Predicted 3D model of a 1506-nucleotide RNA (small-subunit ribosomal RNA) from an uncultured bacterium. The sequence is in RNAcentral, with records from ENA, Greengenes and SILVA. The coordinates come from a structure-prediction model, not an experiment, and the mean pLDDT is 85. It matches the Rfam family "Bacterial small subunit ribosomal RNA".

RNA sequence: AGAGUUUGAUCCUGGCUCAGAUUGAACGCUGGCGGCAUGCUUAACACAUGCAAGUCGAACGGCAGCAUGACUCAGCUUGCUGAGUUGAUGGCGAGUGGCGAACGGGUGAGUAACGCGUAGGGAUCUGCCUUUUAGUUUGGGACAACCCGGGGAAACUCGGGCUAAUACCGGAUAUCCCCUGAGGGGGAAAGAGUGCCUCUCCAUGGAAGCAUUCGCUAAAAGAGGAACCUGCGUCCGAUUAGCUAGUUGGUGGGGUAAAGGCCUACCAAGGCGACGAUCGGUAGCUGGACUGAGAGGUCGAACAGCCACACUGGGACUGAGACACGGCCCAGACUCCUACGGGAGGCAGCAGUGGGGAAUAUUGGACAAUGGGGGCAACCCUGAUCCAGCAAUGCCGCGUGUGUGAAGAAGGCCUGCGGGUUGUAAAGCACUUUCGUUGGGGAGGAAGGGUACUAUACGAAUAGUGUAGUGCAUUGACGUUACCCAAAAAAUCAGCACCGGCUAACUCUGUGCCAGCAGCCGCGGUAAUACAGAGGGUGCGAGCGUUAAUCGGAAUUACUGCGCGUAAAGGGCACGUAGGUGGAUGAAUAAGUUGGCUGUGAAAGCCCCGGGCUCAACCUGGGAGGGUCAGCUGAUACUGUUCAUCUAGAGUACAGUAGAGGGAAGUGGAAUUUCCGGUGUAGCGGUGAAAUGCGUAGAUAUCGGAAGGAACACCAGUGGCGAAGGCGACUUUCUGGACUGAUACUGACACUGAGGUGCGAAAGCGUGGGGAGCAAACAGGAUUAGAUACCCUGGUAGUCCACGCUGUAAACGAUGAGAACUAGCCGUUGGGAAGUAUAUCUUUUUAGUGGCGCAGCAAACGCGAUAAGUUCUCCGCCUGGGGAGUACGACCGCAAGGUUAAAACUCAAAGGAAUUGACGGGGGCCCGCACAAGCGGUGGAGCAUGUGGUUUAAUUCGAUGCAACGCGAAGAACCUUACCUACCCUUGACAUCCUUCUAAUCCUGUAGAGAUACGGGAGUGCCUUCGGGCAGGAAGUGACAGGUGCUGCAUGGCUGUCGUCAGCUCGUGUCGUGAGAUGUUGGGUUAAGUCCCGUAACGAGCGCAACCCUUGUCCCUAGUUACUAGCGGGUAAUGCCGAGGACUCUAGGGAGACUGCCGGUGAUAAACCGGAGGAAGGUGGGGAUGACGUCAAGUCAUCAUGGCCCUUAUGGGUAGGGCUACACACGUGCUACAAUGGGCUGUACAGAAGGAAGCGAAGCCGCGAGGUGGAGCGAAACUUAGAAAACAGCUCGUAGUCCGGAUUGGAGUCUGCAAUUCGACUCCAUGAAGUUGGAAUCGCUAGUAAUCGCAAAUCAGAAUGUUGCGGUGAAUACGUUCCCGGGCCUUGUACACACCGCCCGUCACACCAUGGGAGUGGGUUGCACCAGAAGUGGGUUGUCUAACCUUCGGGAGGACGCUUACCACGGUGUGGUUCAUGACUGGGGUGAAGUCGUAACAAGGUAACC
Repeated sequence: AGAGUUUGAUCCUGGCUCAGAUUGAACGCUGGCGGCAUGCUUAACACAUGCAAGUCGAACGGCAGCAUGACUCAGCUUGCUGAGUUGAUGGCGAGUGGCGAACGGGUGAGUAACGCGUAGGGAUCUGCCUUUUAGUUUGGGACAACCCGGGGAAACUCGGGCUAAUACCGGAUAUCCCCUGAGGGGGAAAGAGUGCCUCUCCAUGGAAGCAUUCGCUAAAAGAGGAACCUGCGUCCGAUUAGCUAGUUGGUGGGGUAAAGGCCUACCAAGGCGACGAUCGGUAGCUGGACUGAGAGGUCGAACAGCCACACUGGGACUGAGACACGGCCCAGACUCCUACGGGAGGCAGCAGUGGGGAAUAUUGGACAAUGGGGGCAACCCUGAUCCAGCAAUGCCGCGUGUGUGAAGAAGGCCUGCGGGUUGUAAAGCACUUUCGUUGGGGAGGAAGGGUACUAUACGAAUAGUGUAGUGCAUUGACGUUACCCAAAAAAUCAGCACCGGCUAACUCUGUGCCAGCAGCCGCGGUAAUACAGAGGGUGCGAGCGUUAAUCGGAAUUACUGCGCGUAAAGGGCACGUAGGUGGAUGAAUAAGUUGGCUGUGAAAGCCCCGGGCUCAACCUGGGAGGGUCAGCUGAUACUGUUCAUCUAGAGUACAGUAGAGGGAAGUGGAAUUUCCGGUGUAGCGGUGAAAUGCGUAGAUAUCGGAAGGAACACCAGUGGCGAAGGCGACUUUCUGGACUGAUACUGACACUGAGGUGCGAAAGCGUGGGGAGCAAACAGGAUUAGAUACCCUGGUAGUCCACGCUGUAAACGAUGAGAACUAGCCGUUGGGAAGUAUAUCUUUUUAGUGGCGCAGCAAACGCGAUAAGUUCUCCGCCUGGGGAGUACGACCGCAAGGUUAAAACUCAAAGGAAUUGACGGGGGCCCGCACAAGCGGUGGAGCAUGUGGUUUAAUUCGAUGCAACGCGAAGAACCUUACCUACCCUUGACAUCCUUCUAAUCCUGUAGAGAUACGGGAGUGCCUUCGGGCAGGAAGUGACAGGUGCUGCAUGGCUGUCGUCAGCUCGUGUCGUGAGAUGUUGGGUUAAGUCCCGUAACGAGCGCAACCCUUGUCCCUAGUUACUAGCGGGUAAUGCCGAGGACUCUAGGGAGACUGCCGGUGAUAAACCGGAGGAAGGUGGGGAUGACGUCAAGUCAUCAUGGCCCUUAUGGGUAGGGCUACACACGUGCUACAAUGGGCUGUACAGAAGGAAGCGAAGCCGCGAGGUGGAGCGAAACUUAGAAAACAGCUCGUAGUCCGGAUUGGAGUCUGCAAUUCGACUCCAUGAAGUUGGAAUCGCUAGUAAUCGCAAAUCAGAAUGUUGCGGUGAAUACGUUCCCGGGCCUUGUACACACCGCCCGUCACACCAUGGGAGUGGGUUGCACCAGAAGUGGGUUGUCUAACCUUCGGGAGGACGCUUACCACGGUGUGGUUCAUGACUGGGGUGAAGUCGUAACAAGGUAACC
């Protein structure tokens, strides 16, 4: 520091996800040790049991228990036991009293608050502690304990009696404090311990006294603590906008420790709030912790400070301090005890239990240390604390060995079978012993306290007490401590996750969209590095992963540090309030700003420098740092404030200018329509075509007249005006703004603008008018599968006017307003100035309005002085898509609806711009038998053949739009043959290797359908070193053979198709952020990316063309088997013969054609048009030749081949059957339907090809197929072999025929082992359909179509098929509008599996969350009222009453009671708010293959959208 993911690819926007760090964690697997930390985050849920706050006898009365002593008594072993008495002593239960219990410990429910943090303030209190001052005097009355009696189950309680105090009360005094009318008045105390007799008294020793210590009282001050007040800071929500009656202030009074509406009476009417009051939700706050570069964000466990709470709510008492966790009272809920009357309790102390939960420990030890309470002290108490236990919960450290060791062992895994890898890893050898085990040793944490002595201070004191020191005996829970030594043995010790990319790490097997994985993208449908296992590897390591959570990455809330033309985002427009911002000069001030100083910002933590544990974690010393802080003191540039001045901003006055700017009134002509009248006759109208409609009752058309409403042609212009919406005939009137010019004036008066107010198209609403045309709704007619549409005929609201509402639009420049600055050029509108050539002029300036364009900006497109550039000010708005501009709430509205505006849930995208393709019922150009023009067919019939379907034991398999269907198959009776049935074989029909035997081979018998089985006979290979070897055959064994079994979607090869279409690319350069572009586009031209020109391109490659074959002309050479002109011979006749080499021909080689020549057109080019010559002319005709690629096109059944499958069978053999079936459908053909014909007779003319298990002549036989025959011929020789149409003649005369030949019967021929299933042919007989074929559709542009026959391959036989060959031999092409296909350019796109694309909505089904909903049930809260426990305050003669006073009657005071004010719980009524639930219902979301249509994307087939 980044990465993955939207696309075919690209850039951008933007979300989602990952890598890091962290945790009081949990879960899974695993687990050796130690140190240091940490450990109920959930139920502030309920709690059994034990402990957590006591102590003081030096305050007191005392003595229940213990111990000691004394005394008495008893037993007796004369010092022991027992009993009793004695508070005498040590001490001490209970009690009075003091101090403490308000600390320490826990928890975070509540609290959005002066609660906390920080900085301050003044009107306060303060036990214990410190310092100081002054005191500590004198009296009194009670109450517990105790004793007696009573009640009660208990808890407890009542009555009577006795008693002490540092308990309580009075008096005195008053340094002092308080009150005051300044005279005065009021206010304290407590003693106790120890020691000593110097002075006084009893006189052993004590008392007073003295000394000392601890107390007590009053006061002043301090320290520490506590209370109160204030500035600033402190979460979210405006779908919470108004809140407030003690409310805000004042006065009097009360109250408090103290200021204060804290309380009360009266008076005033204030106070808070957009700088967010009130209300709702959430939350203890902080030091700090985690993260981060920082700024920030999140958190507030442990440690520390503050606050709050203690079962829930209320209340006070005591006290220095509480409204009190282990106190009290009341109410409530819950639990327990009960004798049913009544009582008891509060773990959010430490352990522990139940419960909840993913989840969190021992009912441990000790006060040794630190600290706290009490005490003079010893000491006691202390679940604070210190330790131990449990837990890998975290951090840190250590170990599980080290070195050597190649036969690279075995085993595993992989393998191309060679090997590789695990791997120096192991074993082996040598060494070490941390940790652990056993044994031994052994610090520190201990300071104190006691006691004795010494010194010193107080003191009369050698008492005593304090302080300092010394000696002695002592205090450790942890603890079997840390640490050290020794012994033994490598001995006791490694896992977890991952290995497709991100992200380090790869193979095999299994599985087969299954099982499963997954953080995102995504893997899995038979070759999965993604699932599962294994081998191997990578990472970390006593841990490793997963889950949850926070920050980071995320500049993805942007202060640092984003944006708003099109990605989300500028308010529809203006005016203007608050607010924000603001021109020039001078002065003052010092709020902001800034310097210095002071205070504070606790400790811990972080950071730096040191120190201590062997290191580290950890602990510890010092320093630094930390702020929107406060005070003091300086500075004054800038901002602010105040004062003064200025004119450049802004404005006013004056003179002009242009204008569809606005309002009102009036006027006008054209046109439509209607009405009236005339002329006139059968149609009009409308459409793609029609129909509805109008019209003989006279329409349309035309002429004249009238009425009425609405809109204003031309002018008219990226012209004008307006803030926007918007504004268009003319005139008048009222009125707003802008611009120009020059002067004068005001003197910053300005800009923006949350709320607010106004304006605001169309449609819509209300009331009243108006209504010509147009026209939602509606009706009818068409179209259509349907057509609630598009089209047509009608037609109502509405459109118009007046008044009022609505308040929205793609209200758009998708661009807020204002200001300044930043190259040019060209238009145009309104002004001004200057100039001259006075013009339709030029230059210049200003305000608008347009087009280009530099810099710059921008993701690109583009913007570019009218900015989207560079800056400033202010406002509005955005933060992934969907859900949704929706729900709820609120406000506005008559309604329609508008404004404001979520969430659950769901997806990994949604999107912008540009690129390349593809596509378009887009455009342009061009081509093709593509259409058109023609000729002939198919589709109808019969038959042949192929296919589908059906059937079947099987009808083997494949091919399926063009590009399957007379296709593989150039030929299924057996064979073929792969299929079916039956019968057989199992190393096999075939290959290689091994062993044994044997020539091979031929002839033949029996059984069987045959394969096969059992026999008979003949026969004895080649080489040899004589061992044997080679070849063949048979048997056996196992490796293996075999498979037309599957996968053409694992493949090679081959092929089809687009398409013989003209295209497809590359190198370098250039342009672009990039995908890409350029080149290859453009202008011409061509059959052609063919060529030329132009050109940021220049070149090149594969294609095109040419080179090849054939055909057309000529020449040369050659001349048999071909040919025969001339010469000769011969025949009935024939190149028959001699001969010839002329011709034809044959087959070799050449020539020829190249736009070469001429003219024209064209850019002078390429080229085209015409012509000449020529056998042939612009590629002469035909063929072969098929670019990059597309279709997962076809083929595993030609062949080859990976993988899978079968192995007495899915292999092999045999026989028979099937592939030939037949209600049907389709394709391709043949033959026809006839006279351009059929029949009969006669007469002509080809080419090419084949032939030895072959072609087969002549002759003879047969009606014929054919038979017989066998000449000739391995072929320019013989043969197949008569070519047929044609031509000539005759006949038929339009008919189911002398057309047509199917079908059937009979008889035959040939091939073949065999002709039944199932061959071809012949003859005789039979004589079906069919009279030119619906919709639709095919071929062909010249030697072509059409028509006619011939041959060949395959083949025993079996063509109407196929492939070739020649004969006869046309018609038509205006042309490119349309159909189909293709090429180039361009355009649009939401397509990229690429239009057979994408995609929308209803309905149906399943699931999910959510809104409404008669209501129902909770929580919380407002208001009104009722009620009122405990308590406090007030009142009160109902009762009682120790201290004081008293005149002795009583009084003061107090207590109880009663009452009253306030008030918790509770209750009633009525609202708000929130949660849950609810028959039914609304839409929404999601869900491989449901229904209906086809709305959008192309002109999406009616442009789309608001």